[in-house]
Molecule: SAM riboswitch aptamer (S box leader)
RNA sequence: GCCUUAUUAAGAGUGACUGAGGGAUUAGGCCCGAUGAAGUCCAGCAACCGGAUUCGGUCCGGUGCUAAAUCCUACGGUUUUUAACCGGCAGAUGAGGC
Numbered sequence: 001g002c003c004u005u006a007u008u009a010a011g012a013g014u015g016a017c018u019g020a021g022g023g024a025u026u027a028g029g030c031c032c033g034a035u036g037a038a039g040u041c042c043a044g045c046a047a048c049c050g051g052a053u054u055c056g057g058u059c060c061g062g063u064g065c066u067a068a069a070u071c072c073u074a075c076g077g078u079u080u081u082u083a084a085c086c087g088g089c090a091g092a093u094g095a096g097g098c
Base pairs, nucleotide, nucleotide: 001098002097003096004095005094006093007092008091013042015041016040017039021032022031023030026074027073028072029071043066044065045064047063048062049061050060051059052058053057070090075087076086077085078084079083
């Protein structure tokens, strides 16, 4: 990198350093940000996997995550049609395979 599969409206920062961007990509919107973005550390959460266990769930580890539904829309469909809902594509994460 590709394939398969599960999940994707729950949960989790009033910390330290640092200092201007960020919300995956393209476009359109809408937001976050000097009352501190991104990043690093620390802290926290507990989804998947592995292990331990007194089998109660808990603990430890790997990965992940800690604004807004994956922020919303883009393609298709339904309906009492300009809105609401459902599905798909794409993305993200875990596990397995090549």